[in-house]
Molecule: SAM riboswitch aptamer (S box leader)
Organism: Bacillota bacterium
Parts: sequence; C1' cells; structure tokens
RNA sequence: CUCUUAUCAAGAGAGGCAGAGGGAAACGGCCCGAUGAAGCCCGACAACCGACCCGAUCACUUGUGAUCGGGAAGCGGUGCCAAUUCCGGCGCCCCGUCAGGGAGCGCGAGAUGAGAG
Repeated sequence: CUCUUAUCAAGAGAGGCAGAGGGAAACGGCCCGAUGAAGCCCGACAACCGACCCGAUCACUUGUGAUCGGGAAGCGGUGCCAAUUCCGGCGCCCCGUCAGGGAGCGCGAGAUGAGAG
C1' cells in the first nucleotide's frame, strides 16, 4: 500500500511540559483555540486481539484442543479522550408549513481492531 471482515448515537482530567494552531486530505460550511491549539508525559475511557473465568457442541492421546456464546478485569498488544465519523458526496424512498427544509435505508469516503497478500 492492497484485499477480507467487525464496529463507528455511548464513554473519558479545572494535571504537568509546551507554545499557535486545530477539527483526516482538497474545497465549502460550521466550530474549537492565549480562560491557552498541535505535540509529549501522566491520568482517564473503552473492551477489538491475546491471556484469564464460565457454558454449549465437536474431536481425540480423557484432559487437552477446536468452534461458538457469555463474563470479568487491565496482565500483554492496540485504540480512544469538543461537536454523529462536527456537517457536507451518490442512489432509492418517505414526510412536508414547499424551504437553499427534514427523516429512513443503501453505496461511497474515512477511522480503529483482527486476519491475509
């Protein structure tokens, strides 16, 4: 980087360093920011993978393995901590007080985990 797959309406500090930017990229909105942005540290949140506990099914070398479901916690690996993935794109469909209006589903784009190349 590409592919597959799951999830994306919840949650998370009045801490330290740092100093002007930031909200994925381009564009347009709309916001956050010296009552301090990014980044780093600490802390928190969460629970995707591993490990752990319970149950079911199957296998056999009968106590282990595989698969599925559930749980707890943070031990290992990530992730995450303004606003729905901040809002926008495309298609279908519905509502409508007809408006540069609104809802739903799907696709696309993106993010994160796990697996494969």